[in-house]
This is a predicted structure of a 72-nucleotide RNA (transfer RNA) from a bacterium. Its mean pLDDT, the model's own confidence on a scale to 100, is 80. The same sequence occurs in records of 2 taxa.
RNA sequence: GCCCCCAUAGUUCAACGGAUAGAACGCGGGCCUUCUAAGCCUGGGAUGCGGGUUCGAUUCCUGCUGGGGGCA
Numbered sequence: 001g002c003c004c005c006c007a008u009a010g011u012u013c014a015a016c017g018g019a020u021a022g023a024a025c026g027c028g029g030g031c032c033u034u035c036u037a038a039g040c041c042u043g044g045g046a047u048g049c050g051g052g053u054u055c056g057a058u059u060c061c062u063g064c065u066g067g068g069g070g071c072a
Base pairs, nucleotide, nucleotide: 001071002070003069004068005067006066007065010025011024012023013022018055027043028042029041030040031039048064049063050062051061052060
């Protein structure tokens, strides 16, 4: 330098182009308990950045950024 793949919550992962973007663990609050843990209830929290297509984009196209792999 060229090619391919990936980027969603603190972490690990979901989401035929259409519903309020879900789940687990973790975190905050409450219940329970003498206390802690466990258990139960509840709350907050995310689509890497910029364009484009579309009535509608996490999803499709494109540029960039970051990560991984291959070739030279």
Description: Rfam family: tRNA. By type it is a transfer RNA.